[in-house]
Context: one part of a larger RNA
Molecule: large-subunit ribosomal RNA, domain I
Organism: Acetivibrionales bacterium
């Protein structure tokens, strides 16, 4: 070195209990009625997981299903429960230690120590049980020193924290980078941090666009368009109207004016303010006159339907004959049947007709989504004198910011400092400014849908993975382990159809092995499917 047989090892093949991505529908919050998350307990025996909470793998009620079994993972023993219907599933309820926003005070979380009211117990006290006692905001009442007042106090209601590393609005706000360097600029109002909210949020009912014609809140998509612009006119940035679609919805205050409210407040004692009525728009309203109950809604209400358990479901006799096989569903032979069901999974191998299902149907005592009937609310026309129509506002100057727009001819919107109107014969806008013309009515507020996202639930799909892959995690994994900490973070799947998991005998202290037995197979024996290579051993041949 070759050949043969073994050992060791765990690649490969096959498998899938788990993942990944997406789609549709649902749901989109939980929390002082104490959450999320934990600590400690609860079992006949009980370490872990799961479940539960001193009423502790559970209690009560209602419903479903089953009609005999059940006492979780998890075998066994002991003992129980169950035809007075258990166990199981759904709905509602009870209980729910301690920590945790943690809230009586404290504290090194799961511990320590109180006070008030009521109770148990006791001679009394300790002790024990139930309830209350944090802070902040709003409202009302009360009310010191101290006259008015204020502080304080009391009561009621609300808040607080968590999360899905998503989506939203707002506040604060980088740098790397690009410009082939770099400073304006870019990256980018991005990342990050903070605040707050909702199932969506934001925006929203023209002091808007437009242009001689018109449109008629907002949002989103397409287009306009990489256009008009902007820009060390560099790098780059980059609209809008209009048009086509999705969706579609409009409203409420303030004021004028009325007002004795059985209330409250102020002043002087009958006046003012407050609740209420009225009113909401650019063809306004108050006011005066006339007509008149017809018309809308986001309020109340809750029907049917759906969801939260389920039911039923055709066709080859517990499944025709035969061969091989451990096993038939595959093959051969005979002969059928169902099909609104020949999706899929399982059954000893490849089954429409064996099992679970599938198609088409059916179903709720209780809870829930949703919102139909119904209820309630809810009008129009004319007139013209007077009155009302959001003020430290609009606007201006200076300094900034936002607008695609970098100070530019720079309108428009928003801040800071200073100044500071008109008031309907009024005011704003139409990209400096002025005139004409046109459009609109600021300085109060609300508003579904179309849009964004997916932790969660249900169903589904895959030229997605198949155990070094796919989640970090297919197995008790955010575990073991590492780190003072923030944080980092694994490895580890497969006997067999069925445990039938090897009684008994032998060697051995055992481990392990040899028989026997099971099985189709034990060269499937639990270090268990297949079992490559490196590496090791034995035998043998050959070469030096």
């Nucleotide at each position: 070195c070759g050949u043969a047989g073994g050992g060791a090892g765990a690649a490969u093949g096959c498998c899938u209990a788990g993942g990944c991505a997406c789609c549709a529908g649902g749901a989109g919050c939980c929390g002082a009625u104490g959450a999320a998350g934990g600590a400690c307990g609860c079992g006949a025996c009980a370490a872990g997981c799961u479940g539960c909470g001193a009423a502790a793998a559970g209690c009560c009620a209602c419903g479903g299903a089953u009609g005999a079994g059940g006492c979780g993972c998890a075998a066994a023993u002991a003992g129980c429960c169950a035809a007075c219907g258990a166990c199981c599933c759904g709905u509602g309820g009870a209980u729910a230690u301690c920590c945790g926003a943690a809230u009586g005070g404290g504290g090194g979380a799961a511990c320590c120590c109180a006070c008030c009211c009521g109770g148990u117990g006791g001679a009394a006290a300790g002790a024990c049980c139930g309830g209350g006692u944090a802070c902040c905001g709003u409202a009302u009442g009360u009310g010191a020193a101290u006259a008015c007042a204020u502080a304080g106090c009391a009561u009621a209601c609300g808040g607080g924290g968590g999360g899905a590393g998503a989506c939203g609005u707002g506040g604060u706000g980088a740098a790397c980078u690009g410009a082939a360097a770099c400073a304006u600029c870019u990256a980018a109002g991005u990342a990050a941090c903070c605040a707050c909210a909702g199932g969506a949020a934001a925006a929203g009912a023209a002091a808007a666009c437009a242009a001689a014609a018109g449109u008629g809140a907002u949002u989103c998509c397409g287009u306009a368009a990489g256009u008009a612009g902007u820009g060390g006119c560099g790098a780059g940035c980059g609209a809008a109207a209009g048009c086509g679609g999705a969706a579609g919805a409009g409203c409420c205050c303030a004021a004028a004016c009325c007002a004795u409210a059985c209330g409250g407040a102020a002043c002087a004692a009958g006046u003012u303010c407050u609740a209420g009525g009225g009113g909401u728009a650019g063809a306004g309203g108050a006011c005066c006159g006339g007509c008149g109950a017809a018309a809308a809604g986001a309020c109340c209400g809750g029907a049917g339907c759906g969801c939260u358990a389920g039911c039923a479901g055709a066709a080859u006799g517990a499944g025709c004959g035969g061969a091989a096989g451990g096993a038939a569903a595959g093959c051969c032979g005979a002969g059928a049947c169902c099909g609104a069901a020949g999706a899929g999974g399982g059954u000893a191998a490849a089954a429409g007709u064996c099992c679970c299902g599938u198609a088409a149907g059916c179903g709720a005592a209780a809870g829930u989504c949703g919102g139909a009937a119904g209820g309630c609310a809810a009008g129009c026309c004319g007139g013209a004198a007077u009155c009302c129509g959001g003020a430290g506002u609009a606007c201006c100057a200076c300094g900034g910011g936002g607008c695609a727009c970098g100070a530019g001819g720079a309108a428009c919107c928003c801040c800071g400092u200073g100044g500071g109107a008109a008031g309907c014969a009024g005011g704003g806008a139409g990209g400096a400014c002025c005139a004409c013309c046109u459009c609109c009515c600021a300085a109060g507020g609300c508003u579904a849908a179309a849009u964004a996202c997916u932790a969660c639930c249900u169903g589904g799909u895959g030229a997605c993975c198949g155990a070094u892959a796919g989640a970090g995690g297919a197995g008790c994994a955010g575990u073991a382990c590492c780190g003072u900490g923030a944080g980092g973070g694994a490895a580890a799947g497969g006997u067999g159809a069925a445990a039938a998991g090897a009684a008994c005998c032998c060697c051995g202290g055992g481990a392990g092995g040899g028989g026997a037995g099971u099985g189709a197979a034990a060269g499937a024996g639990a270090a268990c499917c297949u079992g490559a290579a490196a590496c090791c051993c034995u035998a043998u041949g050959u070469u030096u």